[in-house]
The RNA shown here (transfer RNA) has 69 nucleotides and comes from a marine eukaryotic metagenome. It matches the Rfam family "tRNA". It is annotated as a transfer RNA. The RNAcentral record of the sequence draws on MGnify.
RNA sequence: CCGAUAGCUCAAUUGGUUAGAGCUGCGAACUCAUAAUUCGUAGGUUGCAGGUUCAAGUCCUGCUCGGCC
Numbered sequence: 001c002c003g004a005u006a007g008c009u010c011a012a013u014u015g016g017u018u019a020g021a022g023c024u025g026c027g028a029a030c031u032c033a034u035a036a037u038u039c040g041u042a043g044g045u046u047g048c049a050g051g052u053u054c055a056a057g058u059c060c061u062g063c064u065c066g067g068c069c
Stems, first nucleotide, its partner, number of pairs: 001067004007023004016054001024042006047063005
């Protein structure tokens, strides 16, 4: 200096009203059966603790962990 968001990989328009996508898991359809495919569904203390604000994943401070010089 950069990063930390679902089990994994990543988005989230320079603060705005419900935090999403793919993969994965589960269920169903299809099949003699499995796979593939299709549909549905589950899943989040946004690293931790505070602050600012009507409102914070987003801004500010400290700490922890990882990466680079």